[in-house]
This is a predicted structure of a 474-nucleotide part of an RNA (small-subunit ribosomal RNA, 5' domain) from a metagenome. Rfam family: Bacterial small subunit ribosomal RNA. Gene Ontology terms of the family: structural constituent of ribosome and ribosome.
Context: one part of a larger RNA
RNA sequence: GAACGAACGCUGGCGGCGUGGAUAAGACAUGCAAGUCGAACGCUAACUUCAGGGUAGCAAUAUUCUGAAGUUGGAGUGGCGCAAGGGUGCGUAACACGUGGGCAAUUUGCCAUAAAGUUGGGGACCGCAAGGCCUGACGCUUUAUGAUGAGCCCGCGGCCUAUCAGCUAGUUGGUGAGGUAACGGCCCACCAAGGCUAAGACGGGUAGCUGGUCUGAGAGGACGACCAGCCACACUGGAACUGAGACACGGUCCAGACACCUACGGGUGGCAGCAGUCGAGAAUUUUUCUCAAUGGGCGAAAGCUUGAAGGAGCGACGCCGCGUGGGGGAUGAAGGGCUUCGGCCUGUAAACCCCUGUCAUUUGCGAACAAACCUGCUCAUCUAACACAUGGGUAGCUGAUUGUAGCGAAAGAGGAAGGGACGGCUAACUCUGUGCCAGCAGCCGCGGUAAUACAGAGGUCCCAAGCGUUGUUC
Numbered sequence: 001g002a003a004c005g006a007a008c009g010c011u012g013g014c015g016g017c018g019u020g021g022a023u024a025a026g027a028c029a030u031g032c033a034a035g036u037c038g039a040a041c042g043c044u045a046a047c048u049u050c051a052g053g054g055u056a057g058c059a060a061u062a063u064u065c066u067g068a069a070g071u072u073g074g075a076g077u078g079g080c081g082c083a084a085g086g087g088u089g090c091g092u093a094a095c096a097c098g099u100g101g102g103c104a105a106u107u108u109g110c111c112a113u114a115a116a117g118u119u120g121g122g123g124a125c126c127g128c129a130a131g132g133c134c135u136g137a138c139g140c141u142u143u144a145u146g147a148u149g150a151g152c153c154c155g156c157g158g159c160c161u162a163u164c165a166g167c168u169a170g171u172u173g174g175u176g177a178g179g180u181a182a183c184g185g186c187c188c189a190c191c192a193a194g195g196c197u198a199a200g201a202c203g204g205g206u207a208g209c210u211g212g213u214c215u216g217a218g219a220g221g222a223c224g225a226c227c228a229g230c231c232a233c234a235c236u237g238g239a240a241c242u243g244a245g246a247c248a249c250g251g252u253c254c255a256g257a258c259a260c261c262u263a264c265g266g267g268u269g270g271c272a273g274c275a276g277u278c279g280a281g282a283a284u285u286u287u288u289c290u291c292a293a294u295g296g297g298c299g300a301a302a303g304c305u306u307g308a309a310g311g312a313g314c315g316a317c318g319c320c321g322c323g324u325g326g327g328g329g330a331u332g333a334a335g336g337g338c339u340u341c342g343g344c345c346u347g348u349a350a351a352c353c354c355c356u357g358u359c360a361u362u363u364g365c366g367a368a369c370a371a372a373c374c375u376g377c378u379c380a381u382c383u384a385a386c387a388c389a390u391g392g393g394u395a396g397c398u399g400a401u402u403g404u405a406g407c408g409a410a411a412g413a414g415g416a417a418g419g420g421a422c423g424g425c426u427a428a429c430u431c432u433g434u435g436c437c438a439g440c441a442g443c444c445g446c447g448g449u450a451a452u453a454c455a456g457a458g459g460u461c462c463c464a465a466g467c468g469u470u471g472u473u474c
Base pairs, nucleotide, nucleotide: 001474002473003472004471006470007469008468009467010466013322014321015320016319017318018317019315020314026278027277028276030275031274032273035080036079037078040077041076043074044073045072046071047070048069049068050067051066052065053064054063055062056061087233088232089231097157098156099155100154101153102152103151106150107149112145113144117138118137119136120135121134122133125132126131159205160204161203166196167195168194171193172192173191174190175189176188178186208230209229210228211227212223213222214221215220235256236255237254238253239252258269259268260267261266286312288311289310290309294308295306296305297304298303325355326354327353328352335346336345337344338343359415361410362409363408364407365406374396375395376394377393378392379391380390381389418463419462420461421460422459423444424443425442429458430457431456432455433454439446440445
């Protein structure tokens, strides 16, 4: 000098874009964060409509029961999803990661193609009818291909320590059997005695890895916040089930610690999801809005859901931009400071005159992010068809942010400047007070009666909505 997820002190006008639990992977009140499908299915409740029967009545009508259709609600069976998305960095020095290969040793739900079957809708025709037929949806089992994802193996690469020098019995290899989607001591029986190591084995310490970030002319050095890829973990330890995929953050079982409820018999819980609370800490935000957009799940669709995401809020935490006015104005006012008492400095600075209107304030207008899906009409293709489907055109519906951005008007210089330094390094000097005291200090060093070094004042210098200090890296 540069940098920071910074903190502290003084100060603080506005906006945009970013960014914000680095410490206790400490404990958590409360709310929400994974649902959806009635076009797979039965049950149940209510309502509406229709049909039939009974009762009262002459009748209209009222009431009740049964059946059918439809709508809404409830829990359930079933399907798909819950293995994604989101969080954290405990562990891990390892094929965990990066990079390049291999699998003739493997798997891959949903999608596309083939396919018996089940089912929704339909008008002409055939048929007594069932149905045929057309057009959609779903679809057991099996097979193949593609894509995507996953699994396994290998070469090379990236920390410290020798005040760790020897380590190893499933250890190293073989045969056979088991197990796995799959190779393999992965596991087991038997056999052999091997295997690693000074090019650092084994042990100890530390640590998620990378793209990258910071610095530097570079070579290097340090780091791995935000964003992206991979890995690991989900109160602690262990285990499997389901499934295409988990040995599963908001699933199950067992054990433990902790906490809560209890009628004392017994139960319940897991924020390293989003907010929020306590704690420890120098220190890190709202118990906010919306699914309008993008994306995910389910559904034929309408749609439902989504603390992903899109937004707003808080913090000068960072970067960038803007403003706090502009021009004129000397017999150089006053005040303050210094003085050799002549004057000099503050200083065109102020007052005063003429303007301007950025930002803020008030007020009026007012976007874009919206195109789809869907609905109506219509055209084309397919077709026997004006049905259905597909594609096109046209009109309509949908905005959390938001009455926001932006644009216009009004008023008035009005609402908006501080922090540090001034002995040398290092830009910037005098007076007063103090008297080795009080104090300063990054280094050298100042202070013991004329201190440009302490404290105050005036002046000056630097930066500026910031300025300094501390910490860390180069």